[in-house]
RNA sequence: AGAGUUUGAUCCUGGCUCAGAAUGAACGCUGGCGGCAUGGAUUAGGCAUGCAAGUCGAACGUGAAACCCACUUCGGUGGGUGGAAAGUGGCGAAAGGGUGAGGAACACGUGAGUAACCUGCCCCCGAGUUCGGAAUAGCCCCGGGAAACCGGGAAUAAUACCGGAUGUGGCUCUCUGCUUUAUGGCGGAGCGGCUAAAGAUUUAUCACUCGGGGAUGGGCUCGCGGCCCAUCAGUUUGUUGGUGAGGUAACGGCUCACCAAGACUACGACGGGUAGCUGGUCUGAGAGGAUGGUCAGCCACACUGGGACUGAGACACUGCCCAGACUCCUACGGGAGGCUGCAGUCGAGAAUCAUCCGCAAUGGGCGAAAGCCUGACGGUGCAAUGCCGCGUGGGGGAUGAAGGCCCUCGGGUCGUAAACCCCUGUCAGGAGGGACGAAGAAGUGACGGUACCUCCAGAGGAAGCCACGGCUAACUACGUGCCAGCAGCCGCGGUAAUGCGUAGGUGGCGAGCGUUAUUCGGAUUUACUGGGCGUAAAGGGUCCGCAGGGGGUUUGCCAAGUCUGGUGCGAAAUCUCACAGUUCAACUGUGAAACUGCGCUGGAUACUGGUGAACUAGAGUGCGCGAGGGGUGAGUGGAAUUCCUGGUGUAGCGGUGGAAUGCGUAGAUAUCAGGAAGAACACCAACGGCGAAGGCAGCUCACUGGCGCGCAACUGACCCUCAUGGACGAAAGCGUGGGUAGCAAACAGGAUUAGAUACCCUGGUAGUCCACGCUGUAAACGGUGCAGACUCGAUGCGGGAUGGAUUUGGUCCCUUCCGUGUCCAAGCUAACGCGUUAAGUCUGCCGCCUGGGGACUACGGCCGCAAGGCUAAAACUCAAAGGAAUUGACGGGGGCCCGCACAAGCGGUGGAGCAUGUGGCUUAAUUCGAGGCAACGCGAAGAACCUUACCUGGGUUUGACAUAUACUUGCCGACCGUGGAAACAUGGUUUUCUCUUCGGAGACGAGUAUACAGGUGCUGCAUGGCUGUCGUCAGCUCGUGCCGUGAGGUGUUCGGUUAAGUCCGGCAACGAGCGCAACCCAUGUGAUUAGUUGCCAGCAGGUAAUGCUGGGCACUCUAGUCAGACUGCCCGUGUCAAGCGGGAGGAAGGCGUGGAUGACGUCAAGUCCGUAUGGCCCUUAUGUCCAGGGCUGCACACGUGCUACAAUGGGCGGCACAGAAGGAAGCGAUAUCGCGAGAUGGAGCAAAUCCCGAAAACCGUCCCCAGUUCGGAUUGGAGUCUGUAACUCGACUCCAUGAAGUCGGAAUCGCUAGUAAUGGCGUAUCAGCAACGACGCCUUGAAUACGUUCCCGGGCCUUGUACACACCGCCCGUCACAUCAUGGAAGCCGGUUGCACCUGAAGUCGUUGACCUAACCUUUGGGAAGGAGACGCCGAAGGUGUGUCUGGUAACUGGGAUGAAGUCGAAACAAGGUA
Repeated sequence: AGAGUUUGAUCCUGGCUCAGAAUGAACGCUGGCGGCAUGGAUUAGGCAUGCAAGUCGAACGUGAAACCCACUUCGGUGGGUGGAAAGUGGCGAAAGGGUGAGGAACACGUGAGUAACCUGCCCCCGAGUUCGGAAUAGCCCCGGGAAACCGGGAAUAAUACCGGAUGUGGCUCUCUGCUUUAUGGCGGAGCGGCUAAAGAUUUAUCACUCGGGGAUGGGCUCGCGGCCCAUCAGUUUGUUGGUGAGGUAACGGCUCACCAAGACUACGACGGGUAGCUGGUCUGAGAGGAUGGUCAGCCACACUGGGACUGAGACACUGCCCAGACUCCUACGGGAGGCUGCAGUCGAGAAUCAUCCGCAAUGGGCGAAAGCCUGACGGUGCAAUGCCGCGUGGGGGAUGAAGGCCCUCGGGUCGUAAACCCCUGUCAGGAGGGACGAAGAAGUGACGGUACCUCCAGAGGAAGCCACGGCUAACUACGUGCCAGCAGCCGCGGUAAUGCGUAGGUGGCGAGCGUUAUUCGGAUUUACUGGGCGUAAAGGGUCCGCAGGGGGUUUGCCAAGUCUGGUGCGAAAUCUCACAGUUCAACUGUGAAACUGCGCUGGAUACUGGUGAACUAGAGUGCGCGAGGGGUGAGUGGAAUUCCUGGUGUAGCGGUGGAAUGCGUAGAUAUCAGGAAGAACACCAACGGCGAAGGCAGCUCACUGGCGCGCAACUGACCCUCAUGGACGAAAGCGUGGGUAGCAAACAGGAUUAGAUACCCUGGUAGUCCACGCUGUAAACGGUGCAGACUCGAUGCGGGAUGGAUUUGGUCCCUUCCGUGUCCAAGCUAACGCGUUAAGUCUGCCGCCUGGGGACUACGGCCGCAAGGCUAAAACUCAAAGGAAUUGACGGGGGCCCGCACAAGCGGUGGAGCAUGUGGCUUAAUUCGAGGCAACGCGAAGAACCUUACCUGGGUUUGACAUAUACUUGCCGACCGUGGAAACAUGGUUUUCUCUUCGGAGACGAGUAUACAGGUGCUGCAUGGCUGUCGUCAGCUCGUGCCGUGAGGUGUUCGGUUAAGUCCGGCAACGAGCGCAACCCAUGUGAUUAGUUGCCAGCAGGUAAUGCUGGGCACUCUAGUCAGACUGCCCGUGUCAAGCGGGAGGAAGGCGUGGAUGACGUCAAGUCCGUAUGGCCCUUAUGUCCAGGGCUGCACACGUGCUACAAUGGGCGGCACAGAAGGAAGCGAUAUCGCGAGAUGGAGCAAAUCCCGAAAACCGUCCCCAGUUCGGAUUGGAGUCUGUAACUCGACUCCAUGAAGUCGGAAUCGCUAGUAAUGGCGUAUCAGCAACGACGCCUUGAAUACGUUCCCGGGCCUUGUACACACCGCCCGUCACAUCAUGGAAGCCGGUUGCACCUGAAGUCGUUGACCUAACCUUUGGGAAGGAGACGCCGAAGGUGUGUCUGGUAACUGGGAUGAAGUCGAAACAAGGUA
């Protein structure tokens, strides 16, 4: 310090997620030792048991046990010592300890104030402590009660209680001085009045009373500071203030009576929710954010609620009273209790310890003290809960052991790791010694026989957890097969998973390691430091304007902000630094610094502020001109439309893509004239004007707002912005009343369509118009708030002013102000773009934003007649949603251009029969593959057996085939049997390889055994290779440079041209590569070379005839080598280009024609069944051998063909003309036989020599338009040939038979010249053949192309895009199903609180007190005083009624979200097919 994740890629915006640190933690796996810390966070839920606050005999009266003495009737009695126990009294019990429920408050923090107060114990000072009295508890007696406890009687003490005296003082009253901002401050004087005490003891003290002071602790008040919600906006009646009184330690509406009507609030009152506050703690660079456990300060609470008493102090945790809930005891009449003290228990919970030891230390209470008490505290225990430290050994040790894992089988790795050798001795263990903590001379230690020290033994007892796809450090094997599972985010898993599980290995940390939860960080993702708002979320529709915020120039004063010095406080601990103590560290001690703050005080005055004076540059006024659809009202004009009347006129009009509905013979449309009505204002017109915005348009008049320019007379900062508020505010809509020509939601009809509640057409009502009133929203947009300042320019338009030229009609030019546009600089921007009219550089103020969806929603509130508007969430859900730009792809976008793409033609297919392939069906099997083009006469250039992979049956197991080793054995083979369908099994006969040193060796077989063979078994989505296709389309890229933040662009675009990215020109490009073309083959012309098997012109010979023979190589031909064609020449055109058009010459002319040749890539295209090959699978079988069957099966559908339907024909007869192939298990002539297929036979030929009949055509003749002399299917019979074998299942021949079919629906295919069409011939495969197929060859030999609008495919440029698996894309809504959260809802059930009323405990206060009463007085009657009781106010809980807020639940209901393969449509993205 960053990283991952939106995309095909990019930049940006933006959310989500991760790496860090932390915790009072919990869970999983694991666990050796020690030190120091920490440990009920949930139910402030309930609690058994023990302990946690007592102490004092030196305040007081009793006084048990025990002991001693005496007496004794031996039961005991008396006295003494003794001091238990309870009581009276004093002090303490208000501290210490616990918890955080409540509380948003002067509760807390900080700083002040108290002239408005109190303070036991402690310290100092002054003064005092005198004389009396009456009771009472305990104890004793009696009584009640189960108990708790209570009642009565009698006796008694005090430092308990009461009265009197004294009064330094104190209080009160009167007068008075000083002081303060000020009240009750501090003093002085005085006549009166009131007011105190307690004793104890060891004789030295301790107590006691009054007063003053101090210290300490507290009460009260105030400034400032620290949570959320405005969907809480108004709150309040003791409320705010005053007077008086009461009350308190004290101020005060604290309480009461009366008077006034105030008080608080947008600087957030009131209400609701949440929360103990702080020092600090965690995090962070900091600013901040989060938090408040342990320790420390404060507050609050003590079963819940209320109340007071006592006291210095409480409204009191282990006190009291009352009410309530709960628990317990009970004799049922009554009672008792309060662990949020320490342990412990139950419950709930993911979860939090011992019913331990000790008062030795520190501290507290009491006491004169000894001492007692102390679950405060000091310790120990439990828990890896945290932090820190230590160990589990160290050195050597290679045959790199065994074993594991991987492996390309060579090896690698765990790994010096182990074994083994030599050592050491921490921790744990044993033995011995043994503390500090204890002060103040001694004594006194829970911890503890602990820490620590010494010795001993012995490597022994001590390592795990997580991860290993990226982020993120660490990889392989096996298993699994979208299963099981993983996952923090992105995402893995569908047969080769570094992502699941296991193993080996590796990485990380280590007595821990991971996970979960939470906080801060990263997140500049709430932005003070430190963000934004044209298009990503975000400028309010516009203006006016109160509060608020901000504010021009000069100067005086003040000193509030601000700056600075001093000073007080800012507790300690913590943090930081230094030093020190534990062997180190954690931990702890000492000191320093810090505590960023608040108060007081001295100083400074630049800036801000306040105040005084002045100025004119901001703002406003005035005067003079000017432009304008600015607004309101009234009037008025013409064109058009419709309607009405009349005329002319006749059959249609209207409307559309085409139609129909509609109108019209009752006379429409058209046309002429006249009339009526309403609405809107053509041309001018603009890129132009005005207005704050919405918006504003014929013309005239009236009233009226704003603006610009010029002048510089006046005012003198009067200004800017603006939450709340007010006004205006298109269209639609609403109310009332008018109006209604045209247009036109709804509606109706007609079309379109699968449907068409739409688009189109014909009608048509609200409405549109007017007046008045509401509504208050728009893509109310420049998607850009208002005001001001500054920062190069160019150019147009509108309004004004100055100057100039020329004319004086106007026009032009310069300068300048205002408005409105375009283009550009710097700069800004993610880019697009903006650019003096800023989105640049700055200032002020307002509004708004913080991921997408849910949601311009719900609820609540406000407004509205309604429709609805404004304000505005949450649950839940996703990992994105977005902006700009890039490259592609696509478009029922555009432009340009190609192609038998269309068009123009010729011939077919689709109908028939047959052949063939495919689907389907069938079957034991009908083997498998191929599937739009680019599968379907395809793999297959030959399925009767074989082939053959399929089925049935029969065999076989080292195998039908390969290699190797070992052993045995021999050749092999041939022949004859038996069983059998064969394979095979089994028997017999015969035969006996080469070399040899005779031991044996070798070759070739056989058998046995082991390695292994074998598989047309699976995966073409693991692959190689090959192939198809786009497409013989003209494209696809690279280097360097340049441009861009980048993806990327440029080059390759542009203007021409071409078949072509072919070439030329231009150009931030310059070059290059793969493609194109050329080089290759064939063909077309010629030359030359060579003439046999080819040829025969001339010469010669010969035949019935023939190059038959001699001879020749001229010609044809054959096959080698050359030549030829290059837009080379001419004319025109074109940019003096490339090229194009025409022409000449030429066998051939603009690529001559045909072939071969297939760029980067696409389709996970095809092929594991050609071969190769990874992985998986089978191994007496999925291998292999054999026989038979099947691949040929047939209601049917499709593709490709053949033959036809006939006369351009068929039959018969006659008669011509090819090319290219092939031939030895072959081609096979002459000849003979057969109607024929063919047979017999065998000349010649390894072939320019021999063999292999061309047919259509042409000539002649018959047929005469018919299911025929067309057509030949089908079937019967007879044959031929091949082959071991033609049954399933061959081809051919002959005789007979003679089906469909009369030119083929929708639709569809091929072809542009030697082409289509027509005719035959050959070859491969092959015994034969399914061939009508495939591949070739020649014969005959056309028609047509205007042209590129349309269909299909393609190329280039451009445009849009929400597509990128790329339009066979993306994507929306209803419905149906499932799940989830949520709104409404008759109600139902809780919580909370307001108001009214009822009832009213305890208790304070008040009144009363007929009853009761020891202290004092008394005349003894009584009085004073006090009390019980009663009454009154207040008053908790409770009750009744009615509201508020809030939660839960609910029949039914609303929408929402989510969910591999549901339904219906097709709304959006392209002009998305109606933008």
A computed fold for a 1475-nucleotide RNA from a metagenome, annotated as small-subunit ribosomal RNA.
Rfam family: Bacterial small subunit ribosomal RNA. Its family is annotated with structural constituent of ribosome and ribosome in the Gene Ontology.
The RNAcentral record of the sequence draws on SILVA.
The prediction has a mean pLDDT of 85.